[in-house]
RNA sequence: ACACGUGCUCCGGGGUCGGUGCAAUUCCGAGCCGGCGGUGACAGUCCGCGACCCGCGCAAGACCCUCUCGAGGGUGGAGCGCGGUUGACCUGGUGAAACUCCGGGACCGACGGUGAAAGUCCGGAUGGGAGGAAGUACGUGG
Repeated sequence: ACACGUGCUCCGGGGUCGGUGCAAUUCCGAGCCGGCGGUGACAGUCCGCGACCCGCGCAAGACCCUCUCGAGGGUGGAGCGCGGUUGACCUGGUGAAACUCCGGGACCGACGGUGAAAGUCCGGAUGGGAGGAAGUACGUGG
């Protein structure tokens, strides 16, 4: 050099318009958006993962009580592990091969909040994270 491991940096979009109405970026009409890995050929809709939510277990800091001052008990719940749940696609064409490309027509989108019901507004989130383009630090081997 290189390999492996651990950490750090990085890592999600729609910045709407019109109508009705006392009131709606939530209804109606029209738009706009689509994390990560895999997949003979490129994926919001195929397979899997992440986060959110739920359950079980272990539980830090902190606070409280008792006392033989070293322990015991309680509250609590960051975090970690395991598990559960988790939406949606058909068709024509091309081709060796495509529910991934091209044409056409569809569909889906957690939870809480909000004079009116939310993928798009506000919020948890200056959070978490699958992962990895790249860089870097440390350790081991070399």